The part of an RNA shown here (small-subunit ribosomal RNA, central domain) has 349 nucleotides and comes from uncultured rape rhizosphere bacterium wr0008.
Its mean pLDDT, the model's own confidence on a scale to 100, is 89.
Rfam family: Bacterial small subunit ribosomal RNA. Rfam links the family to the GO terms structural constituent of ribosome and ribosome.
The RNAcentral record of the full RNA draws on ENA and SILVA.
Context: one part of a larger RNA
RNA sequence: CUGGGCGUAAAGCGUGCGUAGGCGGUUCGUUAAGUCGAUUGUGAAAGCCCUGGGCUCAACCUGGGAAUUGCAGUCGAUACUGAUGGACUAGAGAACGGUAGAGGGAGGCGGAACUCCAGGUGUAGCGGUGAAAUGCGUAGAUAUCUGGAAGAACACCGAUGGCGAAGGCAACCUCCUGGGCCUGUUCUGACGCUGAGGCACGAAAGCGUGGGUAGCAAACAGGAUUAGAUACCCUGGUAGUCCACGCUGUAAACGAUGAGAACUUGACGUCGGGUCGCUUAGCGAUUCGGUGUCGAAGCUAACGCGCUAAGUUCUCCGCCUGGGGAGUACGGCCGCAAGGUUGAAACUC
Repeated sequence: CUGGGCGUAAAGCGUGCGUAGGCGGUUCGUUAAGUCGAUUGUGAAAGCCCUGGGCUCAACCUGGGAAUUGCAGUCGAUACUGAUGGACUAGAGAACGGUAGAGGGAGGCGGAACUCCAGGUGUAGCGGUGAAAUGCGUAGAUAUCUGGAAGAACACCGAUGGCGAAGGCAACCUCCUGGGCCUGUUCUGACGCUGAGGCACGAAAGCGUGGGUAGCAAACAGGAUUAGAUACCCUGGUAGUCCACGCUGUAAACGAUGAGAACUUGACGUCGGGUCGCUUAGCGAUUCGGUGUCGAAGCUAACGCGCUAAGUUCUCCGCCUGGGGAGUACGGCCGCAAGGUUGAAACUC
C1' cells in the first nucleotide's frame, strides 16, 4: 500500500460555522476531456516465453515469432462521468399564517431558609458522637418572639417532561434576541452534502485585576479514633464557590455510538402541531416533528442494537494497527503561570 476496523476489545475530533478539496436531483441539445474501438509510429539489443537450426547430447551459440499490458498521433463511438448552453421541481431555501419551550443577553423584583446584629421573655445548659472531647454558655447561650442587615440558591409545580450544536439551561416580571415545529398556498430554481487547514463556542477546577463573602468548604488548627491516622467522624476555618472584565481550553466534554441521504414487519407510552369523525372538560382514527420502553427480520464475539440501528446501501471527514516505556522526552506552536497541543525512540515482555 492493499485489506480489515472504530457502543463495551486499539480506534468518532467536546461542539458548531465554514475555505480548499471530494461527492452530488430530473430532462434536452452541443462538445468529446475522462471512457471505449480501430489504425499508425515508438516501446534498442540481449534476457524471459514459443518454435526451428548448429556444436555426438546438454550447458552454450544462433534464426524467426510472441511479449513489451506503456506513450504519442490520426480516425471513429457517445451509454456513463466531465465541460458548456437551455428547461424543470421531488432536494435546499424564502415569504405569508399559526405555535410550544429552564434557548441566549440585560434590567428589575419576591418569598422560604441559614447566618449575623439589636431588643423582649427565660435559665443552665447547648452542641456534637458509635461513645466522647475540642467548641459555645451565668459577661445570660441553646429555646422562643419582634425588628433589622447581608449574601447565595430558587422547595412545591417537576416529569420516564421541555429547550439548545455541544458545554449547558429552572422563582417571578419587563425589554432585546437566536433556533425549531406545523399548515396551506406563492416564489427562487440544485442555490445541495461533507469538510483538511481556519475561525468561533466550550462544565468544573485554576490564573490576572477589582469588588463581594450568608452558607458551604481544599489547605490549615484543634478534638477523637488508631499500633500509627499527615484519613474516614467531630469543632473551627482560609483560598475558592458569587459579580465584572480578561485568560485557560481540559473532562467518564458519554449514547463511551461523526455528519448527511435513502430503504426495511410491529406494539405500548409521552411532548409540540395539523386533518377527519363522534355520544365534545373528552374520546377515537390518521398524519408531520421530537422523546422513551419492548420487540419482526437482520446484525453482533457476546452483551445487546433493532425506522432515534449497532439492519441494508451511498457520499464526505476524523481515527485505530500488541502491552509497558508514554500521552513521557526532544523540538515546534499556544499560555501570565499551572499547563495545553502536536508527539517519538532506546529498552523490555